A computed fold for a 169-nucleotide RNA from a Solirubrobacterales bacterium, annotated as c-di-AMP riboswitch aptamer (ydaO/yuaA leader). It matches the Rfam family "c-di-AMP riboswitch aptamer (ydaO/yuaA leader)". About the family: This family represents a conserved RNA structure found upstream of the ydaO and yuaA genes in Bacillus subtilis and related genes in other bacteria. The ydaO/yuaA element is thought to act as a genetic 'off' switch for the ydaO and yuaA genes in its native state. It is believed that the element may be triggered during osmotic shock leading to activation of ydaO, a predicted amino acid transporter gene, and members of the yuaA-yubG operon which code for KtrA and KtrB K+ transporters. It was read from a public genome assembly, where an Rfam model found it. NCBI's taxonomy places the organism under Bacteria, Bacillati, Actinomycetota, Thermoleophilia, Solirubrobacterales.
RNA sequence: CUGCGGCCCACGCCGAGCUGCUGCGACCAAGGUCGCGGCAGGCGGGGGACCCAAUGCGGCUCGAACUCUGAGCCGCUGGGGCGAAUCGGCCCAUCAGGGGCCGUAGCGCCGCAGAAGCAUGCCGCGCGAGCCCGUCAGCUCACCCCGUAGGCGACGAACACGAUGCGUA
Numbered sequence: 001c002u003g004c005g006g007c008c009c010a011c012g013c014c015g016a017g018c019u020g021c022u023g024c025g026a027c028c029a030a031g032g033u034c035g036c037g038g039c040a041g042g043c044g045g046g047g048g049a050c051c052c053a054a055u056g057c058g059g060c061u062c063g064a065a066c067u068c069u070g071a072g073c074c075g076c077u078g079g080g081g082c083g084a085a086u087c088g089g090c091c092c093a094u095c096a097g098g099g100g101c102c103g104u105a106g107c108g109c110c111g112c113a114g115a116a117g118c119a120u121g122c123c124g125c126g127c128g129a130g131c132c133c134g135u136c137a138g139c140u141c142a143c144c145c146c147g148u149a150g151g152c153g154a155c156g157a158a159c160a161c162g163a164u165g166c167g168u169a
Stems, first nucleotide, its partner, number of pairs: 011153004018041010042148006052138001056076007078136001079133004087103006106127004111122002117166004
């Protein structure tokens, strides 16, 4: 000098995941701070009437002037929730399971407004997972139940250049 890692303070991002009061414990600069739990508020999610909506695919039989609609029998396939995270194509490999690549519905962030903030547009960088219920749940007033976590960022594709409105301290 450079790189990597750890801890603390502050800042910022995804997300509903925040605030107040309080019990126990720890630390202590004695004021508070942190962890776990309880209650409440806020935020988020699920279940749950009338009405409305819906009741898969194939085969056979019956009815029907033909077609469609309908009924019965048999076989096959379950269905649903949180979340942006769906839907495809190609390649490798296996009896099966699996792995990789390229897209995509959709989602997030930096910058471009000039408080903040919001909308649209432009631009660039990313994500496009995972988990749960257990044969059961459409919508849904009243009503009932649950959650309030976790994970990241920092010399960068930075600097420079680079929109239109709303809005108001």